[in-house]
Context: one part of a larger RNA
RNA sequence: UUUCGUGUAAAAAGUGUGUAGACUGUUUUUGAAAACUUAAAACGAAAAAUUAACAUUUUAUGAUAUGAAGUUUAAGUUUAAAAAAACUUGAGUUAAAAAGAAGAUUAUAGAAUUUUAAAUGGAAGAAUAAAAUCUAUUGAUAUUUGAAGGAAUUUCGAAAGCGAAAGCAAUAGUCUAUUAAAAACUGACGUUUGUGCACGUAAUUUUAGGUAGCAACUAGGAUUAGAAACCCUAUUAGUCUAAAACGUAAACAAUGAAUAUUUAUCUUUAAAUUUUUAGAGAUUUAGCUAACGCGUUAAAUAUUCUACGAGAGGAGUACAUUAGCAAUAAUAAAACUC
Repeated sequence: UUUCGUGUAAAAAGUGUGUAGACUGUUUUUGAAAACUUAAAACGAAAAAUUAACAUUUUAUGAUAUGAAGUUUAAGUUUAAAAAAACUUGAGUUAAAAAGAAGAUUAUAGAAUUUUAAAUGGAAGAAUAAAAUCUAUUGAUAUUUGAAGGAAUUUCGAAAGCGAAAGCAAUAGUCUAUUAAAAACUGACGUUUGUGCACGUAAUUUUAGGUAGCAACUAGGAUUAGAAACCCUAUUAGUCUAAAACGUAAACAAUGAAUAUUUAUCUUUAAAUUUUUAGAGAUUUAGCUAACGCGUUAAAUAUUCUACGAGAGGAGUACAUUAGCAAUAAUAAAACUC
C1' cells in the first nucleotide's frame, strides 16, 4: 500500500461531548480547472546498450518531409470545486398538560438488628452433620417498658420504567436534565470523529468524621495424615458521610455510531389509545451465517465516518516516555521456542 474481517475463532476503545478532518437534502443561475473530440497554424524524426533523465558508447546512412507521435491556440461535450438566490421533507426552538427507581439537595417516617436502664424470672443459652472454643448464678437466654445510635428501605414490583454509560427503588419539598404526537417558527443549522475535555461499579489511597449489622486480615475451636482451607466462635481495616485521588472490570448484548429499504403473529409501557407514533420483549418468512443462531431493537440489503485484528507462546511483559501520593494505569517491542 492492498485485501479480507471484528456475537462465540485474532479483532468494536467503558460512556458521552465535540474541534480539525472525512462524508453530505431539494430547485434555479453562474461556473475556475481537468478529460475527450474536432479544426487551424507554427515547430517537429534512425536503432540498440546504459541512465531516474540528459549525457555517453556501439552499429546503421535506410522509410512516411505529399509532415507520424507530441507541443500551442480556438470551439464543442462531459464531470464539477466554489459562489449567489430560494424551498421544507433532515435537524433544531417553543407555553400549558402528561409519564418515569434520571440527577443534586433538605426534611421526615416505620419495621428489624445491636447496645443500654429498669422490672419479671431462675439455668441454661448459642452453635453444628456432630461438637468444641464462646456467653451465663458478678443472674445470661427469654418476656415487658423506656432510651441511644448507625445502616438499609418489606409489600406494591413486572419480560415494567428512567439514564450516555457506570447506574438508579421508603415518603415529601425545592432546583436541574431528558422524552412521543400536533401546531407555529428557523431554514441543511446534518452524520461521524483523531487530539482534547467531562463522567466512569467495586476495590484501593489521603484528610476529617462515623461505626448498628456484615466482614478481607488476625486469634481461637473443629475437621484432617497435614489444613496456613471449606464449618464454628470472636474480630480489625473496609462497607457509611464530606472533600480530593485512582481510571480499571466477563465496564457484556462478549454485537461502534448514523441514515434508508425490506414478512407475519402475539405481549407490554407512554401519548387524544382496535388504527398510528416512540420504546421494552417473545415466536418467525425471505435473506445471512462454518455452525450455533440473527431475523424491522439484524448478525438481512445498501451508504457514510471512526476504532481495532493479521499463527501459538514469549507478553499486555521488558526498556523508555507520560500520568499517579502510592498501588498501579496508558502507550508498547524484540531475541528465542514450537

Record summary:
This is a predicted structure of a 338-nucleotide part of an RNA (small-subunit ribosomal RNA, central domain) from Rhodomonas salina. Its Rfam family is "Bacterial small subunit ribosomal RNA". It is recorded under the gene name rns.